[in-house]
RNA sequence: GCUGGCGUAGCUCAGCGGUAGAGCAGCCGCCUUGUAAGCGGUAGAUGUCAGUUCAAUUCUGACCGCCAGCU
Numbered sequence: 001g002c003u004g005g006c007g008u009a010g011c012u013c014a015g016c017g018g019u020a021g022a023g024c025a026g027c028c029g030c031c032u033u034g035u036a037a038g039c040g041g042u043a044g045a046u047g048u049c050a051g052u053u054c055a056a057u058u059c060u061g062a063c064c065g066c067c068a069g070c071u
Stems, first nucleotide, its partner, number of pairs: 001070007010024004018054001026042005047063005
């Protein structure tokens, strides 16, 4: 330099155009003599900028970052 893949919550991942979810972690409460476990509740995210569309996490382009391959 070229090609491909990936980017969603603190972490690990779902979500094939129509309300953004789960597990663990966090916070609050219940339970316990206390801690852990258990139970109930709660907060938290679509890499950036554009385009298409009535509507974009989803489709398209550029850029940024990471990974792999080729040279």

The RNA shown here (transfer RNA) has 71 nucleotides and comes from a Candidatus Omnitrophota bacterium. Model confidence (mean pLDDT): 81 of 100. The sequence is in RNAcentral, with records from ENA. Taxonomically the source falls in Candidatus Omnitrophota (Bacteria, Pseudomonadati). Its Rfam family is "tRNA".